[in-house]
RNA sequence: GGGGCGGUAGUGCAGUCUGGGCUAACACACUGGCCUGUCAAGCCAGAGAUCGCGGGUUCAAAUCCCGUCCGCCCCG
Repeated sequence: GGGGCGGUAGUGCAGUCUGGGCUAACACACUGGCCUGUCAAGCCAGAGAUCGCGGGUUCAAAUCCCGUCCGCCCCG
């Protein structure tokens, strides 16, 4: 230099194509409550993500298009 895959709550991940639209789902963690002599577990509720960044298309983009950064792998 060329190519492939990945980047989405604190952490780990799903969703991304054919086929754009619902509150961006789930687990753990966190906060509050219930329970308990206390803690843990369990149960209930809640907060937390401008979907790596910038631009474009569209009435509407995590999703499509272009550029770009980072990580891993392959080729040279």

Transfer RNA from a bacterium, 76 nucleotides, folded computationally. Its Rfam family is "tRNA". Its family is annotated with triplet codon-amino acid adaptor activity in the Gene Ontology. The family's RNA type in Rfam is transfer RNA. The RNAcentral record of the sequence draws on ENA.